[in-house]
């Protein structure tokens, strides 16, 4: 330099163009307990960036950024 893959709560991982973005774990609050742990109930927290297509985009298109890989 060329090509490909990936990017989603703190972490891991889902989501046929129909979103109120699921789940697990972690965090916080409450219950339980003499206290802690476990358990139960609840709360908060996310789509890499900028454009485009579409009635509607995490998803499709373009450009960029980062990481990983292959080739040179």
């Nucleotide at each position: 330099g060329u090509c490909g893959a990936u990017a989603u709560g703190g972490u891991g991982c889902a989501a046929u163009g129909g979103c109120g973005a699921a789940c697990a774990u972690g965090u916080c609050u409450g219950a339980c307990u003499u206290c802690c742990a476990a358990u139960c109930a609840g709360a908060g927290g996310a789509u890499c960036u900028g454009g485009g297509u579409u009635c509607g985009a995490a998803u499709c298109c373009c450009a960029g950024u980062a990481u990983c890989g292959a080739c040179u």